[in-house]
Molecule: c-di-GMP-I riboswitch aptamer
Organism: soil metagenome
RNA sequence: AACGGGCAAACCCGUCGCGAGGCGGGGACGCAAAGCCACGGGACUUCUAGCGAAGUCGGCCGGGCUGCCGAA
Numbered sequence: 001a002a003c004g005g006g007c008a009a010a011c012c013c014g015u016c017g018c019g020a021g022g023c024g025g026g027g028a029c030g031c032a033a034a035g036c037c038a039c040g041g042g043a044c045u046u047c048u049a050g051c052g053a054a055g056u057c058g059g060c061c062g063g064g065c066u067g068c069c070g071a072a
Base pairs, nucleotide, nucleotide: 006031007030011026012025013024014023015022016021029059035065036064037063039062040061041060042057043056044055045054046053047052
């Protein structure tokens, strides 16, 4: 290379949350770490006159750790 397997955006349904969003089911736009951490930055939400506080995403960028198949 090929083969096998993995994850699952938008959208829809249910459900939880004030919210950003989470979870389950359907669904596939994509992904070789779209596995894990939540360390730096970023975006977003709620509260606040403000300073700020508490959160969300991580499929936005970087960092750390681990890692599937693999013929001639």